The prediction has a mean pLDDT of 81. Predicted 3D model of an 88-nucleotide RNA (c-di-GMP-I riboswitch aptamer) from a Gammaproteobacteria bacterium. It was read from a public genome assembly, where an Rfam model found it. It matches the Rfam family "c-di-GMP-I riboswitch aptamer". Rfam links the family to the GO term cyclic-di-GMP binding.
Parts: sequence; C1' cells; structure tokens
RNA sequence: CCAAUUAAAAGGCAAAGCCACCGAAAGGGGGCGACGCAAAGUCACCGGCCUACAGAGCAAUUAGCUCCACGGUAGCGGGACCGCUCGC
Repeated sequence: CCAAUUAAAAGGCAAAGCCACCGAAAGGGGGCGACGCAAAGUCACCGGCCUACAGAGCAAUUAGCUCCACGGUAGCGGGACCGCUCGC
C1' cells in the first nucleotide's frame, strides 16, 4: 500500500413533517426536526425514475388530451473524482 474481517473514540450529514422563500411543475436553498447514512462528500457521463412552462400535434368549448428535457433526482443503481478514523 492492497484485500478480507471487524471494534472504539472524536465528530459529520439529515428522511418525513412544519414554517416561510425560489420555481410552471418536479424539485431546490434556509430554519426547526431525526427516518436513516461509513462516503447520505462532489460530478447528471450511462441506465432508471419524476416533472412538462415553452414548443409540436390533436382539439376548437378557450376548457382539455398526447408527445417532448433543454428541467430535476448524487438519500435509485453504475461510473468518475476526492476524503476522516482505523484496534485485532
């Protein structure tokens, strides 16, 4: 240093929900809050999933339906990068 096995200490993050903000929405940032997390640190490259303002088509009641990511999700999986502790 790598792999397997597997403890402790110090600490870290924060689901749902509530408050108010941004957003058309999905969702996100903040506060409270802890379901969980050993990468629940960073990145939408691949697959998945969510949304559909604009756009396109249908329709023509001005309501509605369908398609679509250029929007999201890193707490869905893979991958890449980086990193704390580390007994036997």